[in-house]
RNA sequence: GGGCAUGUAGCUCAACGGUAGAGUGCCCCCUUGGCGUGGGGGAGGCUGAGGGUUCAAAUCCCUUCUUGUCCA
Repeated sequence: GGGCAUGUAGCUCAACGGUAGAGUGCCCCCUUGGCGUGGGGGAGGCUGAGGGUUCAAAUCCCUUCUUGUCCA
């Protein structure tokens, strides 16, 4: 330099073009004499960045950046 993959909640990952969710962590409550376990509830996202297509984009197109991988 070229090809491919990847980027979404603190972390690990989902999401046929139509309200962005789960597990775990965090906070509160219940349960216990207390801790833990268990149960219930809550907060937390402008989906890496910029632009385009569309009534509507995490999703499709273009550019760019991060990380990984392969080739040279």
Molecule: transfer RNA
Organism: Microcaldota archaeon